[in-house]
RNA sequence: AUAUCUUUAAUUUAAUGGUAAAAUAUUAGAAUACGAAUCUAAUUAUAUAGGUUCAAAUCCUAUAAGAUAUUAUA
Numbered sequence: 001a002u003a004u005c006u007u008u009a010a011u012u013u014a015a016u017g018g019u020a021a022a023a024u025a026u027u028a029g030a031a032u033a034c035g036a037a038u039c040u041a042a043u044u045a046u047a048u049a050g051g052u053u054c055a056a057a058u059c060c061u062a063u064a065a066g067a068u069a070u071u072a073u074a
Stems, first nucleotide, its partner, number of pairs: 001070007010024004018054001026042005047063005
């Protein structure tokens, strides 16, 4: 330099174009002599900017970050 792939909560993963799901974590409560474990509840997300569409995490374009492969030079 070229090509391909990935980006969703604090972390790890889901989601035929049609209300963004769960586990762990965090916070509060219950329970306990006190903790741990357990139970209940709550909080936090679609990388960024455009486009298509009645409707976009999903399709298209660009950008950013990361990964892989190839080529060239040193």

Predicted 3D model of a 74-nucleotide RNA (transfer RNA) from Saccharomyces cerevisiae Kyokai no. 7. Rfam family: tRNA. It is annotated as a transfer RNA. The same sequence occurs in records of 95 taxa. Taxonomically the source falls in Saccharomyces cerevisiae (Eukaryota, Ascomycota, Saccharomycotina, Saccharomyces). Model confidence (mean pLDDT): 82 of 100.